[in-house]
Molecule: Bacterial RNase P class A
Organism: mouse gut metagenome
RNA sequence: AGUAGGACGGAUGGUCGCGGCUGCGAUGCCGAAAGGCAGCAGGUGAGGAAAGUCCGGGCUUCACAGGGCAGGAUGCCGGAUAACGUCCGGUGGAGGUGACUCCAAGGCUAGUGCAACAGAAAUAAACCGCCGUCAGUUCUUACAGAAGACUGGCUGGUAAGGGUGGAAAGGCAGUGUAAAGGACUACCGCCCUGUUGGUGACAGCAGGGGCAUAUGUAAACCCCAUCCGAAGCAAGACCGAACAGAAGGCGAUACGGCUGCCCGUCGUGUCUUCGGGUAGGUCGCUUGAGCCUGCUGGCAACAGCGGGCCUAGAUAGAUGAUCAUCAGGAAAACAGAACCCGGCUUACGCUCCUGCU
Numbered sequence: 001a002g003u004a005g006g007a008c009g010g011a012u013g014g015u016c017g018c019g020g021c022u023g024c025g026a027u028g029c030c031g032a033a034a035g036g037c038a039g040c041a042g043g044u045g046a047g048g049a050a051a052g053u054c055c056g057g058g059c060u061u062c063a064c065a066g067g068g069c070a071g072g073a074u075g076c077c078g079g080a081u082a083a084c085g086u087c088c089g090g091u092g093g094a095g096g097u098g099a100c101u102c103c104a105a106g107g108c109u110a111g112u113g114c115a116a117c118a119g120a121a122a123u124a125a126a127c128c129g130c131c132g133u134c135a136g137u138u139c140u141u142a143c144a145g146a147a148g149a150c151u152g153g154c155u156g157g158u159a160a161g162g163g164u165g166g167a168a169a170g171g172c173a174g175u176g177u178a179a180a181g182g183a184c185u186a187c188c189g190c191c192c193u194g195u196u197g198g199u200g201a202c203a204g205c206a207g208g209g210g211c212a213u214a215u216g217u218a219a220a221c222c223c224c225a226u227c228c229g230a231a232g233c234a235a236g237a238c239c240g241a242a243c244a245g246a247a248g249g250c251g252a253u254a255c256g257g258c259u260g261c262c263c264g265u266c267g268u269g270u271c272u273u274c275g276g277g278u279a280g281g282u283c284g285c286u287u288g289a290g291c292c293u294g295c296u297g298g299c300a301a302c303a304g305c306g307g308g309c310c311u312a313g314a315u316a317g318a319u320g321a322u323c324a325u326c327a328g329g330a331a332a333a334c335a336g337a338a339c340c341c342g343g344c345u346u347a348c349g350c351u352c353c354u355g356c357u
Base pairs, nucleotide, nucleotide: 001357002356003355004354005353006352007351008349010326011325012324013323014322015321016320018045019044021042022041023040024039027038028037029036030035047334051345052344054343055342056341057340058339059232060231061230062229071228072227073226074225075224076090077089078088079087080086091105092103093102094101095100106223107222111221112220113217114216115215127162128161129158130157131156132154133153134152135151136150137149138148170188171187173185174184175183189211190209191208192207193206194205195204196203197202236283237282238281239280245274246273247272248271249270250269254268255267256266257265258264290309291308292307293306294305295304296303297302
């Protein structure tokens, strides 16, 4: 300098304050009482990520014979686990001198689509070049011809070489050829078959196929395999008002209005229903796939057994403020539980420690 892993996330004390819990509750307030509130005392009260809400599970309500379609997620192998898209150990590939790291790693030898720019041509190809052939020109020579050079033509051949590109019909060397080309041969690569080892991914070896299996892309459609019912604690369970107002009934003829009197009618009375299973309350709620520790098994993730521990539970939401000390001063960074767990991801420090290169 790098790389991998781990730990910590102020401590102690004083004062004031807040939420649960336990005890007291003579006294004060409310209440007929039970009891409640105030008050007093004790003890307790955020995180490594409580975060993002991205996966998986528990729990709850609803749905559900079975099968299929649609949709979504995942995708090498084996294991761990309640489960996972997580973790552990491997295989293969990629990067790095190395410690080590990374991979959405089935299928483009099913189908369809797409591939800018450049380039003659992008799944197809002849621009230059090379070769053949025909015609012409030119030079050397006295002339002609041949050969060489040059120019032009051929719905000529050729994918060796140049050039373009991420990619140009496996690579490379040779044989062969007019020049070329898996046309042929060796080696490498690819594919197929067999065999050996391995639980397996796969690896080794042997044989075969000239390779139209013709470039890339499936976090392009798609195909194949596996998995997935939906919504979430404002889930949900139990208890359950009051007032206004509305509707209906009952009773009386007491009072009032219309109206001085009679009848009638309306209101005042009372009951039921609606309002509303609303407001509110209790539970769910924190003992749980729990934490610490020792031993055993396992490379490990993890599992088993023994011992010990109890560690917020609010409901608009408490967990705070301040002072002193710490070697010094300014004790700070990211950040605040809301049903609970397992992960992933992201954020962070005047931080600390260890292995390895």